[in-house]
Molecule: small-subunit ribosomal RNA
Organism: uncultured anaerobic ammonium-oxidizing bacterium
């Protein structure tokens, strides 16, 4: 291994031969010309050289490339007694004597060209005849020798067989011929190794052998012709796929695993054939076929870079059309030389590996910049600058080595030849020649830090961290994951860190990978034991003895090519490289030798196996026979209304008599009770009962065999539950399907009523199953207890017991394994042997086979996707699980909301604006314990800009700050101005003369922001919940993750105590301390209080006096389950009872654990980022939060007689009170006004408490209930009540007659009812909201349900924790695969046609120098061409197999929200 332009890449010898051309030397001679000399013609010789040709060697080497090839190719190790072998070296012999051509050249044609045709000469180491024969070969005979055997060795005869010459004066020297040998090069045979796919299991006719003959250099089916009919294969044939192959190189601890540049092999445009040669079926030969290209005059020709370069293309990618043969080696030559893209250089490329340098000392005011900042300062840093030095590369300048070793030539010197000191040869010494690389390398000198520093990464893994932009966007990412406004993970920047003339990235191979496990893993439940048994090949196998020596050990020989890797030296300035030695090369083969184990052959044993015999249990298997009981049918018979059936019904049956009951009849499945984690069987599986047939098991003897065993692949062979199928019976119950009737949103369902197939029985088939112990079969060793089944044996006189032993079937349990949970002599334990089987879906699926009637079985991928899938366990959560057990949790009550109106809050809509926040419980009378202005953050208008407010710098200023008054405006604000300062210091007669402060002006920093981000945060708070929980130290258990403790019995309101116990102890929560009430004591008695005593008054602690009493506000006391019974465990404790003001935490309150809900709040404060900055800051006026079809919360008020209106009439506690509460008294019907006494309050004031209790009236109605709404007339607060206050009178007199469906709050001084007080607050929207006392009920049998909770179990695929997780259809989009009616394209079997080139094999009319006869002439042998036969490349037909792309529809599958 895609086409290829150009140019080189194999040539060389005149010392084989012939011509020609050149040069030189002579020499003849013509023409010019005085001549020298020029030009030209022959002749001889010579000579280097050139050119094509005859001739020899070479060109079968070097050099490429890996398409082909699984194969004796390759690699090792033998074979050849079956071969060949130019050149080369050794050895023996020989080299006589003749012949006839031919190319080159000439002539002449043909052709466009490549080329070729004819005629004539000519040479040779070309070709040919004849001689010789050392020796060769072939026949025939003879010895001995070895061997399995053919063979080889020798001795005789016969027969056939060789040559060339060339140089030299010559010696000689290269050449030729026969023939042995050697070396080295081939060739053939073979022992072993050599990749994947059985979804390739069967393959072969020249196939297997065997005889002749051909053929080869040689065996050989290599070919042919006969004859048999073999031959290979699960130890993997044939078939497909894919590959050059080894030394060796990566890579690994190794074993392995990848991978293949120097060796071999193959191949040379694709396919086929030969021809020459020693040697090719020949890379730059040749010949045919085809495909391509390029020339053509269209007749015909040309070519083959997988040779160096170089070009197109293709591809992420891969160089110079370079110089030289100086060298190293090839050819060819005597030789000098040639030639060589072999090499040998250089050239491009950081493509690799090495080695070098970019400089070194010194320098802190730690400069400037930069970055970060907490603003203080950090860093970047001795880093620069600067000072001082050094001189590597690189730059000039000069100098100088190796690579070279020969070979020639000359000169001289020994030698051989010679007559011969000449030549020639041979050898020795000098001296001259030969360098592409190249002036690149060393060396010196000059010069001056001067020309040299980059990539990657900084989230973990992995060394290295801040800032800024960005905002799930841009983008990172190798696995985990990074980004949704504070990103060390994105981009940049500092600044660290790693490597370094490389550094990053992709790709590929091996490690880590014990993740295909020989070393080296598994298989109960993680993926894995076939359904189960029987046996085929296989593996593996019990004591003794013997023999052999195949395995197996020891050793010897030989071989394992070099190179490479490893030691160890040496050579380059050093390494990288290279050189030399050694060692390794696990291997193969050969000899001797060992016999222990295995193998194999013999002989023997009896324990393993199997027999026999006595003896036992058994739903074990077939078949035939029988039997009750129950059911349905019929048949009569009695009977008369229902019957069945369910949660509760209907559907159904029943006056044509059911259900029920009695008698007979018939028919079919099925075997209660015994019945039992008991038996049998190999499993599926087996149950009335009797017969007959029959397998297997156990115990016992211990007579026989003699290892006959075990396990069992693929393929075989049986058996196998239910379901299904087929054909024929049979059908009582049941009963898929289906009817119908309920159930429900629906109900192709669970329920009822019915009801076919079927379920039965024969024959056949099917071949699965959670066919399970999720646990293959045999052996064999490893603590115990305890039950059962079935057998024996000691005991005993026997029975009983008691014991001991074989087999079975459980349970529990040590050690040991196990992820753990379990398992444990019935192992999952500890060892051996055989088998089966194993990694997320996709999928037991798809194609293919085999097998069924069929339904589907067996067998059995892949693409494609996912960053997991999945297993014990653990702690949480959950559960329409389970147990205890609490709570106004239901329940038992009492009041209520939900309807009405007004009040309020919230949604929503409205709107310039309705400011904002809270949104289920746990947001909605909440921030807001007070929105007309203010408040106020909102909108609109007007204004301001260092600002309403804070601190600071610099500068400026004395009539300065201030600022009546007046203008303009709504007003804030602008402007104008009378008047007019202070503080310290200095100096001075004094003064505001200086100067600093304050204040003011400008003007910079900055102010200020209720603008954002409660998911950046601090505090605070709600909630779950006053629930009874949360946890920690030690220990101690478990690989851990955790558990124990905290669980278990009791008991409490509690984890509160008590007991018990691997636990002991603690801490936060519980309770207790605290406040308040309840009850005494005691302190102290004034504002309080008055019982005795005295005084007064119409009447009162009014007064004197008193401190008992109440009361006040301080300190103690009291209540502990302490006493008694009773239960209980002698505990905790409860239950009852005494005493007490109280009795079992008296009542209430304040306190709220670990958390949990990114729960609330950036608009109370607080505070990080962001973000406005003449506005989002600030001021001032108006004017909105107060807006209204509606919807909801959350309250007052009512519907009325337990009322309601009027009249008298009694008792509270808590508070508040100086711009305050306010008396008496007057006025007003009233809100209220006047008035001003007392009170900073146990002292006056608010202040009449209401219900209540005693009359009177209303007498059940929209009322003498209700009080909305609404006019009218007042009061009050306040600058100021129009949007938009409160309160009075008087009139109006709304809805509403106890409220659907739901839904609130309370268990005692509690709901309920009624009044008082208080904060805020000018006034008020309060009917809220905190608190005070007044009357004062009713229920609780009780936890089955609802909510929520707390504990201990359990399940779980849930962990964002059931508001969870998930599955499957449809809807869309997308990806890869399967099927398909064909379609196309490639390989490939058969089969037939057509048949080139060559090779063999016939022919021989054509042709034909060398040999023969023959004088010729011709004839012959022999040889050519033609033609022709087998064979066949290519092509052509037809018909199979395959692979692969494509295909209208289809199916299923992954993603994706």
């Nucleotide at each position: 291994a895609u086409a290829c332009a150009u140019g080189c890449a194999a040539g060389u010898c005149g010392a084989a031969c012939g011509a020609g051309g050149c040069g030189c030397u002579u020499u003849u001679u013509g023409u010019a010309g005085c001549a020298a000399u020029a030009c030209g013609a022959g002749g001889a010789g010579c000579g280097u050289c050139c050119u094509a040709g005859u001739g020899g060697c070479g060109a079968a080497c070097g050099g490429g490339u890996g398409a082909g090839u699984a194969a004796c190719g390759c690699g090792u190790g033998g074979g050849u007694g079956a071969c060949c072998u130019g050149c080369c070296c050794c050895a023996a012999a020989g080299u006589g004597u003749g012949g006839g051509a031919u190319a080159a050249c000439a002539g002449u044609c043909c052709g466009a060209a490549a080329g070729g045709a004819u005629u004539g000469c000519u040479a040779a180491u070309a070709c040919c005849g004849c001689a010789u024969g050392u020796g060769g070969u072939c026949g025939c005979u003879g010895a001995g020798u070895u061997u399995a055997g053919a063979a080889g060795u020798u001795a005789g005869c016969g027969a056939c067989u060789a040559a060339a010459g060339c140089a030299g004066c010559a010696a000689u020297g290269c050449g030729c011929u026969u023939u042995g040998g050697g070396a080295g090069g081939g060739a053939c045979c073979u022992g072993c190794g050599u990749c994947c796919c059985a979804u390739c299991a069967g393959c072969u006719a020249g196939u297997u052998g065997g005889u002749a003959a051909g053929g080869u250099a040689a065996c050989g089916g290599c070919u042919u012709a006969c004859c048999a009919a073999g031959g290979c294969g699960a130890c993997g044939a044939c078939g497909g796929g894919u590959a050059g192959g080894g030394g060796a190189c990566c890579u690994g601890a190794g074993a392995g695993g990848g991978u293949g540049g120097c060796c071999c092999c193959c191949c040379a445009c694709u396919g086929g054939g030969a021809c020459u040669g020693a040697g090719a079926c020949a890379c730059u030969g040749c010949c045919c076929a085809g495909a391509c290209u390029c020339c053509u005059a269209c007749g015909g020709g040309a070519g083959g870079c997988u040779g160096c370069a170089g070009u197109c293309g293709a591809g992420a990618a891969u160089c110079u059309u370079u110089c030289g043969c100086a060298a190293u080696g090839c050819c060819c030559g005597a030789a000098a030389g040639g030639g060589u893209g072999a090499c040998g250089a250089a050239g491009c490329g950081a493509c690799g590996c090495c080695g070098c340098g970019u400089g070194c000392g010194g320098g802190a005011a730690g400069a400037a910049g930069g970055c970060c900042u907490u603003c203080g300062g950090g860093u970047u840093g001795u880093a620069a600058a600067c000072c001082g030095c050094u001189g590597u590369c690189g730059g000039g300048a000069g100098u100088u080595a190796g690579g070279a070793a020969g070979u020639g030539c000359a000169a001289g010197g020994a030698u051989g030849u010679u007559a011969a000191u000449a030549g020639c040869g041979u050898u020795c010494u000098u001296g001259c020649u030969u360098g592409a690389c190249u002036a690149a390398g060393g060396c010196u000198c000059c010069g001056g830090a001067g020309g040299a520093a980059g990539c990657c990464a900084c989230g973990g893994c992995u060394a290295a961290c801040u800032c800024u932009g960005u905002g799930c966007c841009a983008g990172c990412a190798g696995c985990c994951g990074c980004g949704g406004u504070a990103a060390u993970a994105c981009g940049u920047a500092g600044g660290g860190g790693g490597c370094a003339a490389g550094c990053g990235u992709u790709g590929u191979c091996c490690g880590g990978a014990a993740u295909u496990a020989u070393u080296g893993g598994g298989c109960g439940u993680a993926a894995a034991g076939a359904g189960c048994a029987c046996g085929u090949a296989g593996g593996c196998g019990g004591c003794c003895u013997u023999g052999c020596a195949a395995g197996u050990c020891a050793g010897u020989u030989g071989u394992g090519a070099a190179a490479g890797c490893c030691u160890u030296c040496c050579g380059c300035u050093u390494a990288a490289c290279g050189g030399a030695a050694g060692a390794a090369c696990g291997g193969c083969a050969u000899c001797u030798g060992a016999u222990a184990c295995u193998a194999c052959a013999g002989g023997g044993c009896u324990u393993g196996a199997g027999u026999a015999c006595g003896g036992g249990a058994g739903g074990g298997g077939a078949g035939a026979g029988u039997g009750g009981a129950a059911c349905u049918u019929c048949u009569g018979g009695u009977g008369g209304a229902g019957c069945g059936g369910u949660g509760a019904a209907a559907u159904g049956c029943g006056u044509a008599g059911a259900u029920a009951u009695c008698a007979g009849a018939a028919g079919g499945a099925a075997c209660g009770c015994c019945g039992g984690c008991g038996g049998c069987g190999a499993a599926a599986g087996c149950g009335g009962c009797u017969c007959u047939c029959u397998g297997g098991c156990c115990c016992g003897u211990a007579a026989c065999u003699g290892a006959c065993g075990c396990u069992g692949a693929g393929u075989g062979u049986g058996c196998g539950a239910a379901a299904g199928c087929u054909a024929g019976g049979g059908g009582a119950g049941c009963a898929a399907a289906c009817g119908g009737g309920a159930u429900u949103a629906g109900a192709u369902a669970c329920c009822c009523c019915g009801g076919u197939a079927g379920u039965c029985c024969u024959a056949g088939c099917c071949g699965u199953a959670a066919a399970c112990g999720a646990u293959g079969g045999g052996c064999a060793c490893u603590a115990g207890g305890u039950a059962g089944a079935g057998g024996g044996g000691u005991u005993u006189u026997g029975a009983u017991u008691a014991u001991c032993u074989c087999u079975c079937u459980g349970c529990c349990g040590g050690a040991g394994c196990u992820a753990a949970c379990g398992c444990a002599u019935u192992a999952a334990g500890u060892g051996c042997c055989c088998c089966g089987c194993c990694u997320g879906g996709g999928a037991g699926u798809a194609c293919g086979g085999c097998c069924g009637c069929a339904a589907g079985g067996c067998u059995a991928a892949a693409a494609c996707u996912c960053a997991a899938a999945a297993g014990a366990a653990u702690u949480g959560a959950c559960g329409g699980g389970g147990g205890c057990u609490c709570g106004c949790a239901c329940a038992a009550g009492c009041g209520g909301u939900g309807g009405a109106g007004c009040a309020u809050g919230u949604g929503g809509c409205u709107u310039a604006a309705u400011u904002c926040g809270a949104u289920g419980c746990a947001a909605c009378g909440c921030g807001a314990a007070g929105a007309a202005c203010c408040u106020u953050a909102c909108c609109g208008g007007g204004g301001u800009u260092u600002g309403a407010c804070a601190u600071g710098g610099u500068a400026g200023a004395a009539g300065u700050a201030g600022g009546a008054g007046c203008c303009c405006g709504a007003a804030a604000g602008g402007g104008u101005a009378a008047c007019g300062a202070a503080c310290g210091g200095u100096a001075u007669c004094c003064a505001g003369u200086c100067c600093g402060u304050g204040a003011c002006u400008a003007u910079c920093a900055c102010a200020g922001g209720u603008g954002u981000u409660g998911c950046a945060u601090g505090g605070c708070u709600g909630u779950c919940g006053u629930c009874a929980g949360c946890u920690c130290g030690u220990g101690u258990c478990g690989u851990g993750a955790g558990a124990c403790g905290u669980u278990g019995g009791g008991u409490u309101a509690a984890g509160u105590c008590c007991c018990c116990u691997a636990a002991c102890g603690a801490g936060c929560g519980a309770a207790a301390c605290c406040c308040u009430u309840g009850u005494c004591u005691u302190u102290a008695g004034u504002u309080g209080c008055u019982a005795a005593c005295g005084g007064g008054u119409a009447a009162u602690g009014c007064u004197g006096a008193g401190c008992a009493c109440u009361u006040u506000a301080g300190a103690g006391a009291g209540a502990c389950u302490g006493c008694c019974g009773u239960c209980g465990u002698u505990a905790a404790g409860a239950c009852g009872g005494a005493g007490g003001a109280a009795g079992g935490u008296g009542g209430g309150g304040a306190c709220g654990a670990c958390g949990u809900c990114a729960a609330g709040u950036c608009a109370u404060c607080a505070u990080g980022g962001c973000c406005c900055u003449u506005a989002u800051g600030u001021c001032c006026c108006g004017g909105g939060c107060u807006g209204c079809a509606c919807a909801c919360g959350u309250g007052c008020u009512a519907c009325a007689a337990u009322g309601g209106u009027c009249g008298g009439u009694a008792c509270a506690a808590a508070g508040g009170g100086a711009u305050g509460c306010u008396a008496a008294g007057u006025c007003g019907c009233g809100a209220g006004a006047u008035g001003g006494u007392g009170c900073g309050a146990a002292a006056c004031c608010u202040a009449u408490a209401a219900a209540g209790c005693c009359g009177a009236u209303c007498u059940c109605a929209g009322u003498u209930c209700a009080g909305a709404u609404u006019g009218g007339a007042g009061g009050c607060u306040g600058a100021a009540a129009c949007u938009c206050g409160c309160c009075u009178c008087c009139a109006u007199g709304a809805a509403g007659u106890u409220g659907g469906a739901a839904u609130c709050g309370c268990u005692a001084g509690u709901a309920a009812u009624c009044g008082c007080g208080g904060a805020u607050c000018a006034g008020c929207u309060a009917c809220g909201c905190c608190g005070c006392g007044g009357u004062g009920a009713a229920u609780a049998u009780g936890u089955u349900c609802c909510c929520g909770a707390g504990c201990c179990u359990u399940g779980u695929a849930c962990a964002c924790a059931c508001c969870g997780c998930c599955c499957g259809u449809c809807a869309a989009g997308c990806c890869a695969c399967c099927c398909a009616a064909g379609c196309a394209a490639g390989a490939u079997g058969c089969a037939c046609c057509c048949a080139a080139a060559a090779u063999c094999g016939c022919c021989u009319g054509c042709c034909u120098a060398a040999c023969c006869c023959g004088u010729a002439a011709g004839g012959g042998a022999g040889g050519g061409a033609a033609g022709u036969g087998c064979c066949u490349a290519a092509g052509g037909u037809g018909u199979g197999u395959u692979u692969u792309g494509u295909g209208a529809g289809g199916a299923g599958g992954a993603c994706u929200a």